[in-house]
């Protein structure tokens, strides 16, 4: 150069015949404890890698381009 995979909360990951973006763990609050931890009960955290296109509607399907990461030469 070429071809595939892969990018989703702070970490690991879910979500497809296109139709409200979730969970597990961390973090925060409370309740319990003389205090911690555990347990339990609640919060908050996402421009889904970018930039277009198609569509009434796009994590999802098409382009390009970034990035990891694998094969080929």
């Nucleotide at each position: 150069g070429c071809c595939g995979u892969a990018g989703u909360a702070g970490c690991a990951c879910a979500a497809u015949u296109g139709g409200c973006a979730g969970u597990g763990c961390a973090a925060c609050u409370g309740u319990c404890u003389u205090g911690u931890a555990a347990a339990c009960a609640g919060u908050a955290g996402g421009u889904u890698g970018u930039c277009g296109g198609u569509u009434c509607g796009a994590c999802u399907c098409c382009g390009a381009c970034c990035u990891a990461u694998g094969g080929c030469u």